[in-house]
Context: one part of a larger RNA
RNA sequence: CUGGGCGUAAAGCGCACGUAGGCGGAUCUUUAAGUCAGGGGUGAAAUCCUGGAGCUCAACUCCAGAACUGCCUUUGAUACUGGGGAUCUCGAGUCCGGGAGAGGUGAGUGGAACUGCGAGUGUAGAGGUGAAAUUCGUAGAUAUUCGCAAGAACACCAGUGGCGAAGGCGGCUCACUGGCCCGGUACUGACGCUGAGGUGCGAAAGCGUGGGGAGCAAACAGGAUUAGAUACCCUGGUAGUCCACGCUGUAAACGAUGGAUGCUAGCCGUUGGCGGGUUUACCCGUCAGUGGCGCAGCUAACGCAUUAAGCAUCCCGCCUGGGGAGUACGGUCGCAAGAUUAAAACUC
Repeated sequence: CUGGGCGUAAAGCGCACGUAGGCGGAUCUUUAAGUCAGGGGUGAAAUCCUGGAGCUCAACUCCAGAACUGCCUUUGAUACUGGGGAUCUCGAGUCCGGGAGAGGUGAGUGGAACUGCGAGUGUAGAGGUGAAAUUCGUAGAUAUUCGCAAGAACACCAGUGGCGAAGGCGGCUCACUGGCCCGGUACUGACGCUGAGGUGCGAAAGCGUGGGGAGCAAACAGGAUUAGAUACCCUGGUAGUCCACGCUGUAAACGAUGGAUGCUAGCCGUUGGCGGGUUUACCCGUCAGUGGCGCAGCUAACGCAUUAAGCAUCCCGCCUGGGGAGUACGGUCGCAAGAUUAAAACUC
């Protein structure tokens, strides 16, 4: 290189945009680069193969043929691929009219609750647990009423509901803004798909600087439990959790299932449109999503099954026995923590 694979056995990059590259719709025409056919030249000898011959055989040697799958050149063929030209509309996009949505960013604002503080009532307990204790409380706690402050999160609605490429997104209002869906076909006319490198986004934790700090809470302290208890339970409690800016770049980043396109029985729900019918509450059809079941087919089985793990095509990524090891060394990145790329000896 070839081969077989990647839901769960090893294996889909966390996700996107996009460079090179690879691949690419319909019709006509041209060219003849790829492709195919014929001719010519060359393809040293030896070797290999076939037939024959010589050493008594064989190895070995000799002769002849074939072959040397290649390259060059020439004459043709033109279905397919490529190059040039022209046309087209179904792919892709634009436009017009509607629509749904926790999509994003910024600003403002609301109520409940927790906590703290002030004041009133009120008195001996409260709290906590399996049971207790640490803890709080006669300097007046817990409970209850009113007021004030501050921070964080948004009950009900809420839904295998919605939106987003993924991470993710949930009180309300406003401003700015991205994408999507449906209907109409007015326009462009293949403008497409994928995507090595690259670039951007990327939960939580963590890091830097400056704020903020109600609740919760690693670390830590104490009380219990226990043989012990560096835990589970309890009382406290600091980083952190929150905001701004910058960094980190990882997750069971999961559908453990890369993206795109086409094709292949149905039935039942649900979300957003559109069309039609009609008894106005339903029915039928259709497009886009999101679920359950299920045929063919696939699968080692489990299961998947028009949202494929079915049937095909294109492009990328990845795997190749277990351990050593996602480690060492080196490189790159990072303030660090570390991330990324990534072996071998040895061993079974």

Predicted 3D model of a 348-nucleotide part of an RNA (small-subunit ribosomal RNA, central domain) from an uncultured bacterium.
The full RNA is in RNAcentral, with records from ENA and SILVA.
Rfam family: Bacterial small subunit ribosomal RNA. Its family is annotated with ribosome and structural constituent of ribosome in the Gene Ontology.